[in-house]
RNA sequence: UCCCAGGUAGUUGAGCGGUACAACGCCACGCUGUUAACGUGGAUUUCCUUGGUUCGAGUCCAAGCCUGGGAG
Repeated sequence: UCCCAGGUAGUUGAGCGGUACAACGCCACGCUGUUAACGUGGAUUUCCUUGGUUCGAGUCCAAGCCUGGGAG
C1' cells in the first nucleotide's frame, strides 16, 4: 500500500428498510433464620464518525477512524 471480516447496553451476542432485542451482570421487592439459589418487576445502548439514498436507515451507498485476518 492492497484485499477480506468486524464495530449494537457494563459484558458476550442477535437484529427481513418500519417502536433496537436476548443472556449474563446491576437495582428493588418476594421467598429463606442469613447468604446463595429461585420468582416478579425495573433501570441502562438513539447502533464507531461524517455525509448520501429513502416517506422512513442498526440495516443500503461513499469517505474516514479503530480491531482482527490475509497478500506484497